[in-house]
The RNA shown here (small-subunit ribosomal RNA) has 1472 nucleotides and comes from an uncultured bacterium. Its Rfam family is "Bacterial small subunit ribosomal RNA". Gene Ontology terms of the family: ribosome and structural constituent of ribosome. The coordinates come from a structure-prediction model, not an experiment, and the mean pLDDT is 83.
RNA sequence: AGAGUUUGAUCAUGGCUCAGGACGAACGCUGGCGGCGUGCUUAACACAUGCAAGUCUACGAGAACGAGGUAGCAAUAUCUUUAGUAAAGUGGCGUACGGGUGCGUAACACGUAAGUAAUCUACCUUUGGGUUCGGAAUAACUUCGGGAAAUCGGAGCUAAUACCGGAUAAUGCAGCGGCACCGCAUGGUGAUGUUGUUAAAGUUUGUGUAAUGCCUAAAGAUGAACUUGCGUCUGAUUAGCUAGUUGGUGAGGUAAUGGCUCACCAAGGCUGCGAUCAGUAGCUGGUCUGAGAGGAUGAUCAGCCACACUGGAACUGAAACACGGUCCAUACACCUACGGGUGGCAGCAGUAGGGAAUAUUGGGAAAUGGGCGAAAGCCCGACCCAGCAACGCCGCGUGCGCGAAGAAGGCCUUCGGGUUGUAAAGCGCUUUUCAGAGGGAUGAGGAAGGACAGUACCUUUGGAAUAAGUCUCGGCUAACUACGUGCCAGCAGCCGCGGUAACACGUAGGAGACGAGCGUUAUCCGGAUUUACUGGGUGUAAAGCGCGUGUAGGCGGCUGGGUAAGUUGGAUGUGAAAGCUCCUGGCUUAACUGGGAGAGGUCGUUCAAGACUGCCUGGCUCGAGUGCAGCAGAGGGGAGUGGAAUUCCGAGUGUAGCGGUAAAAUGCAUAGAUAUUCGGAAGAACACCAGUGGCGAAGGCGGCUCUCUGGGCUGCAACUGACGCUCAGACGCGAAAGCUAGGGUAGCGAACGGGAUUAGAGACCCCGGUAGUCCUAGCCGUAAACGAUGUGGACUUGGCGUAGGCGGGUUGAAAUCCAUCUGUGCCGAAGCAAACGCGAUAAGUCCACCACCUGGGGACUACGGCCGCAAGGUUAAAACUCAAAGGAAUUGACGGGGGCCCGCACAAGCAGCGGAGCGUGUGGUUUAAUUCGAUGCUACACGAAGAACCUUACCAGGGUUUGACAUGCAAGUGGUAGAGAAGCGAAAGCGGAUCGACCCUUCGGGGAGCUUGCACAGGUGUUGCAUGGCUGUCGUCAGCUCGUGUCGUGAGAUGUUCGGUUAAGUCCGCUAACGAGCGCAACCCACGCCGUGUGUUACAUGUGUCACACGGGACUGCCGGUCUUAAGCCGGAGGAAGGUGUGGAUGACGUCAAGUCAGCAUGACCUAUAUGUCCUGGGCUACACACACGCUACAAUGGCCGGUACAGCAGGUUGCGAAACCGCGAGGUGGAGCCAAUCCUGAAAGCCGGUCUCAGUUCAGAUUGCAGUCUGCAACCCGACUGCAUGAAGAUGGAGUUGCUAGUAACCGCAGGUCAGCUAUACUGCGGUGAAUACGUUCCCGGGCCUUGUACACACCGCCCGUCACGUCAUGGGAGCUGGUAACACCUGAAGCCGGUAUCCUAACCCGCAAGGGAGGGAGCUGUCGAGGGUGGGACUGGUGACUGGGACGAAGUCGUAACAAGGUAACCGUA
Repeated sequence: AGAGUUUGAUCAUGGCUCAGGACGAACGCUGGCGGCGUGCUUAACACAUGCAAGUCUACGAGAACGAGGUAGCAAUAUCUUUAGUAAAGUGGCGUACGGGUGCGUAACACGUAAGUAAUCUACCUUUGGGUUCGGAAUAACUUCGGGAAAUCGGAGCUAAUACCGGAUAAUGCAGCGGCACCGCAUGGUGAUGUUGUUAAAGUUUGUGUAAUGCCUAAAGAUGAACUUGCGUCUGAUUAGCUAGUUGGUGAGGUAAUGGCUCACCAAGGCUGCGAUCAGUAGCUGGUCUGAGAGGAUGAUCAGCCACACUGGAACUGAAACACGGUCCAUACACCUACGGGUGGCAGCAGUAGGGAAUAUUGGGAAAUGGGCGAAAGCCCGACCCAGCAACGCCGCGUGCGCGAAGAAGGCCUUCGGGUUGUAAAGCGCUUUUCAGAGGGAUGAGGAAGGACAGUACCUUUGGAAUAAGUCUCGGCUAACUACGUGCCAGCAGCCGCGGUAACACGUAGGAGACGAGCGUUAUCCGGAUUUACUGGGUGUAAAGCGCGUGUAGGCGGCUGGGUAAGUUGGAUGUGAAAGCUCCUGGCUUAACUGGGAGAGGUCGUUCAAGACUGCCUGGCUCGAGUGCAGCAGAGGGGAGUGGAAUUCCGAGUGUAGCGGUAAAAUGCAUAGAUAUUCGGAAGAACACCAGUGGCGAAGGCGGCUCUCUGGGCUGCAACUGACGCUCAGACGCGAAAGCUAGGGUAGCGAACGGGAUUAGAGACCCCGGUAGUCCUAGCCGUAAACGAUGUGGACUUGGCGUAGGCGGGUUGAAAUCCAUCUGUGCCGAAGCAAACGCGAUAAGUCCACCACCUGGGGACUACGGCCGCAAGGUUAAAACUCAAAGGAAUUGACGGGGGCCCGCACAAGCAGCGGAGCGUGUGGUUUAAUUCGAUGCUACACGAAGAACCUUACCAGGGUUUGACAUGCAAGUGGUAGAGAAGCGAAAGCGGAUCGACCCUUCGGGGAGCUUGCACAGGUGUUGCAUGGCUGUCGUCAGCUCGUGUCGUGAGAUGUUCGGUUAAGUCCGCUAACGAGCGCAACCCACGCCGUGUGUUACAUGUGUCACACGGGACUGCCGGUCUUAAGCCGGAGGAAGGUGUGGAUGACGUCAAGUCAGCAUGACCUAUAUGUCCUGGGCUACACACACGCUACAAUGGCCGGUACAGCAGGUUGCGAAACCGCGAGGUGGAGCCAAUCCUGAAAGCCGGUCUCAGUUCAGAUUGCAGUCUGCAACCCGACUGCAUGAAGAUGGAGUUGCUAGUAACCGCAGGUCAGCUAUACUGCGGUGAAUACGUUCCCGGGCCUUGUACACACCGCCCGUCACGUCAUGGGAGCUGGUAACACCUGAAGCCGGUAUCCUAACCCGCAAGGGAGGGAGCUGUCGAGGGUGGGACUGGUGACUGGGACGAAGUCGUAACAAGGUAACCGUA
């Protein structure tokens, strides 16, 4: 520091995801040790049990046990002592600390900085002074009583440092008075005069002037309280809130200020700098992350706050409204004798429950610290330790060295080897750790005393001994192979893997990373400049309000003076400790920890500076405005008025159609239309002028005249003197459609009706037609309201138009020309921009202010608010879902886009096919099998240049298993291999009489052969979507590319485009291109003309009509015309041939996962007594039917009969086979000749003659019967041919469709391959006869080039929209139902404080001899306040709900085809 992911590729936008760090964690697998830390994040849920706060010579009473004495035989009783002790009580101090938790709290709660002249402070410290005289009670205790208990009541006794009274007393307190000093407004401090008033407690010791208490005053320290500035989360779909509310006066209350409380008076106070309301939350030091700024967080440790079952209240006290105190209320739990009581773990352990999840009912007061005490001491779940947990951080170890036969085993393999791997084994060494034994701390200051602990540590003995896993290996991202699986099982953070060769699933081997851990999950920061202060944007990607006026706010011209708020600098205070950074110590090191320094604030105080901003006060004129003189204009409102056109009405002329369309029809018209002439009516809109001309803020504005009125521009430089810019809210304007009321209505025209079109047509087209369009008054408030570009200002090379002014020059006057201001356009420099593009009218460079954006969908939606008569507008989410959506440009492809061009593509012609019969192939069907493949063009007389057996792959049946065939190894075999009679069998095969070999030899034998066994053979079994090779097609179309250069951020472009030309990217010209390659052409073959050479054969015997070989010839070379005097084209001459002479071979880059595993080869898989192999028979030849390619015909341009003429290519020894003879014939006999210019070997159409005479025929020949021939082992299934007989359909073929441009089509025959024979009418060749037509490129098909649009790129057989149907999910509405929260109104009202009190009670003090009375107190009663409860209507917020609305997603469902191309009616926005 980046990376992956939108595309065929590119750039930019933009989201999603990853790599890093962290954690109080949890889960999975694994687990040796130690140190230091950490450990209920959830139910502030409920708690059994134990412990967590006591202590004290102030006081009274005063045990048990033990010891001693006495009495008694003893039991026992009693006294003394331990001891004024234990336990309990009165009293003092403590219990307000320490410990826990984070409910509440958005607040002076916290942080920071100040203040108190508005305060208190027990214990502690310092200082001054005092400590005197009395009194009355009460618990414990005794006794009586009630109660189950808790506990309560009566009577009686008693003490104090408990309580009360008196004395004394100040520097205290209160009142009054002047003085000095100070300050901050009220005021404060000091000394001083005077009056009044206020205190105490003792104890210990043998004694004391001792010790320790007590009281008072002043001060300190500590702690606490209150006040203030600033900082401190989210929501405006919360905009108004407030009645003790805001202030004053007086009083009360408090330690103290204060509406803190009360009475009265006034009507204030807070709020857009966010009040109020709602939600969430303890705050901080810090922690994590980050380069930082920030963001997130607030466990452990530390500071503050709040709370203690929930709610309320006070008491005591220095301090509490009190975690282990009191009272009351509610809920819950427990005990109960049912009468009544008791309780509060958010202390430490622990239990249940909740949860993914968090420990021991441990030890000790040794250390630190706290309470009480004079002390000894006692107490302390604070604390120190131990236990549990890899929860975290840190450290150590699981050995080290040598060791190649690179062992065995595993895995892979191209079978050679590679890898695991020096790894192991083996040899040597060490002992951290481990185990045994021995010693044994520091902590602990000064005698003893140690929970940790017989621990750490040390010594010694033993032996490599006790100790390695987890995740990953397609890319990101380090690390690869095999097998299994076969869109299954599964993986996955994103992209995505898996459908038979998976580096992505599972396993194994290997590798990589980390390591006592490793992965996963959750969460936070980072990457993310993806909320942008640092540090983003808004023409088209998300984003400029439709436009203006203008308030708050923000910002603001030139120049003086002052001030010092902002600003800058210095000094100073504070910013706790811990933490962080640096330095340096201690534990063996580290983690951890001690010491020192530093850093850290939008903070406070103070001094200084005076530039800039602010503030105050002067001046100026350039910004802004006013004035004067002119100018242009569809600017706005009102009133009037004009002509053309349309329609309607009346009249005339006139007659059969008009109208409308692609074509029609509906419609109008003989009741007289349309057309035409005249007259009239009405409404709406204003042709020409008219112009990227003008005006307006925008919407928008168009005949003419009058009137009212806004703004702008130019010139002059007289006036004011910054008066300015922008603008949240607010207010106004705002097309069309729409709404309300009333008018108006010619034309047009939603809805609607009809006619067409169509599969349908709710549309497009046509005929009608209501609302509306128009006017008046009022709503609505939206548009693709667009320049998709906010307003204002400044600056920055130019050119060309146009509109309105002014000036100069010129002219007789103009125009042209020059300069300038304002508006409106085009092109362009720099610059900007992702590109497109913008470019003084900026999207350039800057300033000011406002609005808006943050992935797509859901959603211009829901709910709520506001507005509206309604329609609806405005503001505006979430759940859920996707990994994209979107922009610009590029290359292609495509278009019912455009341009140019070509082709038997059409057209012009000729002959066909499609109809019939037959042949062949295919589909389908059938079958035991009808083997397999080929399937639009580019399968279908194709593989097959030939299925009776064989072929043959298929079926049935019968055999066989190292095999029909190959190689290797081992063993065997010598009448061996081989041949093979009889017999059995359908054959294969079994069988075996008999015959019978070869090569080398050192003569032993070996090779070959055969038999057996083991390896293996074999497969037309699968995959052409694993492949090679070959082939088809586009297409013999003219294209396809590269190097260098240039342009572009880039994909790419240029070249290859353009103007001509060509069959051609052929050539020429131009040209940021210049060249080159594969294609084109040429080179090759055949044919045509000529020459030369040779001569098997041929023949006319020396020739070339022939064959072969080698040459020549044709190149737009020549002439004329034309063209850019280029390429070329047109015409002509000569020539056998003329512009590629004709025909072939030759097929660029590529496309179709095109075809072929069955021609061959080949990976992988499958098969191995069968899917191999052999054999017999059958099948591939089936047959309702459909298609394709052909043959023969339908006849007279013909059939038949007779005669007769002329070819070329070819083949032949298992062959071609002559003559002659036999047969009607197929053929037979025969065997001449021929290894071929020698022989086989004869063309047919044609020509001549005859016959038939238009008919199912003397056409046509299918089909069938009989008789034969040939091939072959064999013609039944299933051959060809011959003869005789039979004589079907068919009379020129619908829609449609094929071939062909010259020796071509058409017609005619001949030959060959395959082959025993043949289904050949097929195929490949050969010659014979031999036409017609092409105006032309509009159209169909295919193709090439350029251009244009695109939402396509699997590329139009593309993409894609909506309803409906089904399933899943979340959500809105919903009659309602049911919870929660906070207020409000009224009723009731516990405890308690405060107040009142006429009833009752009452030791201290006062009066009184006493009785009694008084003061004071208590109880009871009562009033205010008051938690809670009840009732009520609302508010906010959840859950649920029949039904219902849309939404998202889902496999190949249904219907149409709306959008993307002119998407077939251009699309889109608003509205009905």